Predicted 3D model of a 100-nucleotide RNA (Bacterial small signal recognition particle RNA) from a Caldilineales bacterium.
Its mean pLDDT, the model's own confidence on a scale to 100, is 80.
Lineage of the source: Bacteria > Bacillati > Chloroflexota > Caldilineae > Caldilineales.
The model forms 93% of the base pairs in the Rfam consensus.
């Protein structure tokens, strides 16, 4: 000096990690316009019995609060991660060849 490979550069995909939102889970949660059970009482009936149903209790809707982990979606100046594509301006590094 020449040839060539890789890294740095850009980009795509995947994986992990972090953040956000939602779901799952738990709690709370309806005077009446949710449900179940409906004391008392009311009504129907000669009676047997029946009807509707307040309070209470239970379960919940919407809502509110909490939440390690798990699931879904989403985001990045996330990662001495993996694979692929692009590029040859410069830098770093490896191999081969030639010359001094």
């Nucleotide at each position: 000096g020449g040839c060539u490979g890789g890294g740095u550069c850009c980009u795509g995909u995947g994986c992990g990690g972090c953040g956000c939102a939602g779901g799952c889970c738990c709690g709370u949660g309806a005077a009446c316009c949710u449900g179940g059970u409906c004391a008392g009482g009311a009504c129907c009936g000669g009676a047997a019995g029946g009807u509707a149903g307040c309070a209470g209790c239970c379960a919940u809707a919407a809502g509110c609060g909490g939440u390690c982990a798990c699931c879904u979606g989403u985001g990045g100046g996330u990662g001495c991660c993996a694979c692929g594509g692009g590029g040859u301006a410069g830098c770093c590094u490896g191999g081969c060849c030639g010359g001094a």